[in-house]
């Protein structure tokens, strides 16, 4: 890096170091930043994917309870929107623009595989 499978509107930040960006990617919106952006240290938290325990069990799993260790996360929904599509309104009516329902596609994090 590739593929399966699961999740993605809930939660949870402080100190240092650093110095102008950051919010994946292209493009538009729209935040966030010198009251100090990424990164990197630390320390702290959240969660409960793997894990540990218990119940039940159709033996596929399901449901509770934990936080020692493996990952992850600690601004806004994966920030919003692009491609299809549900409904509405609207005037510019072979359409177009706004809104809005579900998706796909990208993506992220675990887990498993070759």
């Nucleotide at each position: 890096g590739u593929g399966u499978u699961a999740u993605c509107a809930a939660g949870a930040a402080a100190g240092g170091u650093g110095a102008a960006g950051g919010g994946a990617u292209u493009a538009g919106a729209c935040c966030c930043a010198g009251u100090g952006a990424a990164g990197c240290c630390u320390u702290a938290g959240c969660a409960a994917c793997c894990c540990u325990c218990c119940a039940c069990u159709c033996c596929a799993g399901u449901g509770g309870a934990g936080u020692a260790g493996g990952u992850g996360c600690u601004a806004a929904a994966u920030u919003c929107u692009a491609c299809u599509u549900u409904u509405u309104a609207u005037u510019u009516u072979u359409a177009a623009u706004a809104a809005u329902u579900a998706g796909a596609u990208a993506g992220a994090u675990a887990a498993c595989a070759a």
Molecule: SAM riboswitch aptamer (S box leader)